[in-house]
Model confidence (mean pLDDT): 83 of 100. A computed fold for an 86-nucleotide RNA from a Selenomonadales bacterium, annotated as c-di-GMP-I riboswitch aptamer. The model forms 95% of the base pairs in the Rfam consensus. Rfam family: c-di-GMP-I riboswitch aptamer. Rfam's curators write: GEMM was predicted in a large-scale screen for bacterial structured RNA regulatory elements.
């Protein structure tokens, strides 16, 4: 420096769900808890998905569109890296 197909060390995050709290919900975030994960680090850039408070239309107790709101553990792309083999 370049791979990550395989095995190993030291370790690392953490789905469901259950408490608590925010939040309009989606979902965040703290404790528990492990289905997983070599980038399941970190970035909403591209595409996807969830929410619809506001806002707009309408046949108006209701329905539909909307994201300025979220999701990196959907996918790609930027980016940043520990050990060990080769």
């Nucleotide at each position: 420096u370049a791979u990550c197909a395989u095995a190993a060390u030291c370790g690392g995050c953490a789905a469901a769900c259950c408490u608590g709290c925010c939040g309009a919900a989606a979902g965040a975030c703290a404790g528990g808890g492990a289905c997983g994960c070599a980038a399941a680090g970190c970035u909403a850039u591209g595409g996807g998905u969830c929410u619809a408070a506001g806002g707009a239309c309408g046949g108006a107790u209701c329905g539909u569109c909307u994201a300025u709101g979220a999701c990196u553990g959907c996918c790609a792309g930027g980016u940043u890296g520990c050990c060990u083999a080769u």